[in-house]
């Protein structure tokens, strides 16, 4: 990068650099020198994978469900901010 599955109305900000942006994309409407993107350092949310347990079964599994931890990734304006989708995006799990 790409295939394939899930999720996407819940929850979570501060500080330093740095200086005009952002919020994918068209249109709306926001957010921004009371400091945007971005790097950093602390902090937190959350529970996809993992670990670690209890559990269900004609089926014993590489199998369903709950519980804890928080290692590996995500995330911390607003329903992915809102319509639109033969533009679609985004994370996260396996495949190659």
């Nucleotide at each position: 990068a790409c295939a394939u599955c899930a999720u996407c109305c819940a929850g979570a900000g501060c500080g330093g650099c740095a200086g005009a942006g952002g919020g994918a994309c068209g249109g709306g409407c926001c957010c921004u020198g009371u400091g945007a993107a971005g790097c950093c350092g602390c902090g937190g949310c959350a529970a996809c994978c993992a670990g670690c347990u209890c559990u269900c079964c004609c089926u014993c599994g590489u199998g369903g469900g709950g519980g804890c931890u928080a290692g590996g990734u995500g995330c911390c304006a607003a329903u992915g901010c809102c319509c639109g989708g033969u533009u679609c995006g985004a994370u996260g799990a396996c495949g190659c």
Notes: Predicted 3D model of a 96-nucleotide RNA (SAM riboswitch aptamer (S box leader)) from an Actinomycetes bacterium. It matches the Rfam family "SAM riboswitch aptamer (S box leader)". Gene Ontology term of the family: regulation of gene expression. About the family: The SAM riboswitch is found upstream of a number of genes which code for proteins involved in methionine or cysteine biosynthesis in Gram-positive bacteria. The SAM riboswitch acts at the level of transcription termination control. The predicted structure consists of a complex stem-loop region followed by a single stem loop terminator region. Its mean pLDDT, the model's own confidence on a scale to 100, is 84. It was read from a public genome assembly, where an Rfam model found it.